Record summary
Predicted 3D model of a 94-nucleotide RNA (Glycine riboswitch aptamer) from Lederbergia citrea. Its Rfam family is "Glycine riboswitch aptamer". From the family's description: This family represents the bacterial glycine riboswitch. On this family, see Mandal et al., Science 2004: "A glycine-dependent riboswitch that uses cooperative binding to control gene expression". Gene Ontology term of the family: glycine biosynthetic process.
RNA sequence: AUGAUGGCAAGGGGAGAGACUGCGAAAAUUACAGCGCCGAAGGAGCAAGCAACAAAGUUGUGAAUCUCUCAGGCAAAAAGACCCUUGUUUGACG
Repeated sequence: AUGAUGGCAAGGGGAGAGACUGCGAAAAUUACAGCGCCGAAGGAGCAAGCAACAAAGUUGUGAAUCUCUCAGGCAAAAAGACCCUUGUUUGACG
């Protein structure tokens, strides 16, 4: 000094599903009771492959936007995987 990739920060975009019912408190929210749903915070599970064990098989490892819905969410707000831009850092490659 080129600046892949990864990390951090800021800004922008960002879906889905009952403003559910009863009851107490003015609404949100919350206590209790009752069902109905969503998946894109987080969490959990696993395929192929790979490895180990002498073999069969067993065990370990093993991803997700898949699956489960524990958590979270179901007007708006907040949150939101992921994407883009900028800044900063790392430094593959040359």
Model confidence (mean pLDDT): 82 of 100.
The source organism's lineage runs through Bacteria, Bacilli, Caryophanales, Bacillaceae and Lederbergia.